[in-house]
RNA sequence: GAGCCAUUAGCUCAAUCGGUAGAGCACUUGACUUUUAAUCAAGGGGUCCUGGGUUCGAGCCCCAGAUGGCUCA
Numbered sequence: 001g002a003g004c005c006a007u008u009a010g011c012u013c014a015a016u017c018g019g020u021a022g023a024g025c026a027c028u029u030g031a032c033u034u035u036u037a038a039u040c041a042a043g044g045g046g047u048c049c050u051g052g053g054u055u056c057g058a059g060c061c062c063c064a065g066a067u068g069g070c071u072c073a
Base pairs, nucleotide, nucleotide: 001072002071003070004069005068006067007066010025011024012023013022019056027043028042029041030040031039049065050064051063052062053061
């Protein structure tokens, strides 16, 4: 210098052909228990890495950039 992959909840990851984002674990509250743990029930938590574009509508498509990884030179 060139190419490819990844970036979504606190963590690990989903999300079909573009239609207003979910799971597990963790966290909070309650029940149960002598207490803790376990178990059961309920709940909170996200401008989807950044900026721009296309579109009635973008996590998803396009462009540029950032960070990390891999390969080639």
Transfer RNA from a Defluviitaleaceae bacterium, 73 nucleotides, folded computationally. The organism belongs to Defluviitaleaceae, within Bacteria. The coordinates come from a structure-prediction model, not an experiment, and the mean pLDDT is 80. It was read from a public genome assembly. It matches the Rfam family "tRNA". Rfam describes the family as follows. Transfer RNA (tRNA) molecules are approximately 80 nucleotides in length.